Overview
The part of an RNA shown here (large-subunit ribosomal RNA, domain VI) has 265 nucleotides and comes from Prochlorococcaceae cyanobacterium jk18x1bzbins.87. The sequence was found in a public genome assembly. The source organism's lineage runs through Bacteria, Bacillati, Cyanophyceae, Synechococcales and Prochlorococcaceae.

Context: one part of a larger RNA
Formats: sequence, C1' cells, structure tokens
RNA sequence: CGCAAGAACAUUGAGAGGAUUCUUCUCUAGUACGAGAGGACCGAGAAGAACGUACCUCUGGUGUACCAGUUAUCGUGCCAACGGUAAGCGCUGGGUAGCCAUGUACGGAGUGGAUAACCGCUGAAAGCAUCUAAGUGGGAAGCCCACCUCAAGAUGAGUGUUCUCAUGGCAUAAGCCAGUAAGGUCACGGGAAGAACACCCGUCAAUAGGCUCUAUGUGGAAGCCUAGCAAUAGGUGAAGCAAAGGAGUACUAAUAGACCGAGGG
Repeated sequence: CGCAAGAACAUUGAGAGGAUUCUUCUCUAGUACGAGAGGACCGAGAAGAACGUACCUCUGGUGUACCAGUUAUCGUGCCAACGGUAAGCGCUGGGUAGCCAUGUACGGAGUGGAUAACCGCUGAAAGCAUCUAAGUGGGAAGCCCACCUCAAGAUGAGUGUUCUCAUGGCAUAAGCCAGUAAGGUCACGGGAAGAACACCCGUCAAUAGGCUCUAUGUGGAAGCCUAGCAAUAGGUGAAGCAAAGGAGUACUAAUAGACCGAGGG
C1' cells in the first nucleotide's frame, strides 16, 4: 500500500516445511524345516543407539565482583580494619538466578488409501492356454493421508462474533480538508519478548526500584573477652555479608500530555 467505511478479537486451511531411523535381546520355539550341523516366517514383549523437541527437579558447566582465602605494592597519619592496582576478575576455593549438556522428560503411533516390481482370480481375442484385452484381489522403509510447525499478499486477499456511528468548512466530483468516534500510536514503568523493529503486561496496580522477611550461597564478620611470649586458637555466634530467585509492603516512579484514526456501504 492492497484486501471498496473504520476497528478489535477469534478462526478455516489452498499451500509450505519438519519428522518417518536403526540395533540387540526374550517369548513363540530349539517348534516348522533338516540325516545332521544348524535353524526360521508370522506374532508378542523388553532394552538401547543416534537424531529431534522442550525443560532446569536431579547430576554438572558457566556465573567479570555474591562469599571466603591469599601474595606484592600503594593509600586512608599509625595499630587494627578497609580500599585501589597487578594485560579490561591479580591469583585461588566455592557459588544464586539466567543460559546450557554431559542432565531430565517426551517423540518417530496407524487393522488408513492408491500403487511399483512381483503374486493371483475370472477370462476371451485364438473352442485350448493365458494375471488383461472388458472386469477384479494382494503387494514396499517408497507415494498420498494421518502426526508436529507455519500459513488468507491464497491479489482467488476467505469466514465468524463484537464495537463505532452521521459534526463542520470549501464545494456539488464516487472530491478535498478540519475536528472527532470505536480503536490505535508516541511517551511513561516493565518483561521468562527482544540486535533495531516487532510481541506481551501495566494505577480497577505489586510493573520496576526501595524496604522487610525468606530460599539459597559463602563458611564462622568486625568489635570485645579468654588462653598463649608469639604465630594463633576458643567464646560471644549456624556468625557476618550477599547478584539476577520467592513472598509481602504503595514509601518512590508508571506522571503530565501529544498525535493518528470513519462519514462509505
């Protein structure tokens, strides 16, 4: 921009893409078959491999400053306690959320349809024969469905429900404008949504921040006391501190506003 007024929501599915996998074992059954050696079809069940999708309860990874330890050096006058720098975490031990796999869950179901090679039934041309000429059946991991995802720009632009309704100017063209309606955009607070855009939520409020509590992480803070010559250890005390998690709470901020948007049928 289109989809012959303007909107919101919900749908149909032309069409497109994905998937379709494989192995081993058990039973049937040491049966059929076979002199024996060996050893099934059909059918039923179980365990896996790779692949795919989703997720983070578990197992783990990461987690650039969440906790702790520690070396050198500088600073806060000194002790103690802290802070800065050490190739954009100095090094080391752990680690929440998120993201992730090596972790967890699930998937590849069909007694469907039409067929290929092939196997048939009936059956002439050609008194026989012949699966084929008329007619008719079976038959594959393949084809079409079925399963999952997208999908009306499918211009062939589909369908349903609901909402808005008849102001003004120039004009008399099914015209051009203005202000509006339903609705929407910007802006504002945000997001398990995201490169931008888009998408989703938001004062009829827990949307973000703050605060309180908590999960969880780290692992026993500082100060003081006690023991020791001291390094240090013990007590106060499962301490102190804490990011993205959870819950609560309107304290702060989602304000103030601007704009677009029908007059047809």